[in-house]
RNA sequence: GCCUGAGUAGCUCAGUUGGAAGAGCAGCCGUUUUGUAAAUGGCAGGUCAGCGGGUUCGAGUCCCCUCUCAGGCU
Numbered sequence: 001g002c003c004u005g006a007g008u009a010g011c012u013c014a015g016u017u018g019g020a021a022g023a024g025c026a027g028c029c030g031u032u033u034u035g036u037a038a039a040u041g042g043c044a045g046g047u048c049a050g051c052g053g054g055u056u057c058g059a060g061u062c063c064c065c066u067c068u069c070a071g072g073c074u
Base pairs, nucleotide, nucleotide: 001073002072003071004070005069006068007067010025011024012023013022019057027043028042029041030040031039049066050065052064053063054062
């Protein structure tokens, strides 16, 4: 330099056909316990890598550019 994959909550990841952004763990508040843990109910948590662009009535999803990470080729 070229090719491929990935980037979504604090972490690990779904979101498969473009049509309401989700789960588990972690966090917080309860229930339970003499107390802790475990169990269980609820709550909160998001600029979907970019205060880049485009298509569309509508973009996490499609197209272009850029950045980061992983793998491969030379």
Transfer RNA from a subsurface metagenome, 74 nucleotides, folded computationally. RNAcentral records the identical sequence in 2 taxa. The sequence is in RNAcentral, with records from ENA. Rfam family: tRNA. Rfam describes the family as follows. Transfer RNA (tRNA) molecules are approximately 80 nucleotides in length. Rfam classes the family as a transfer RNA.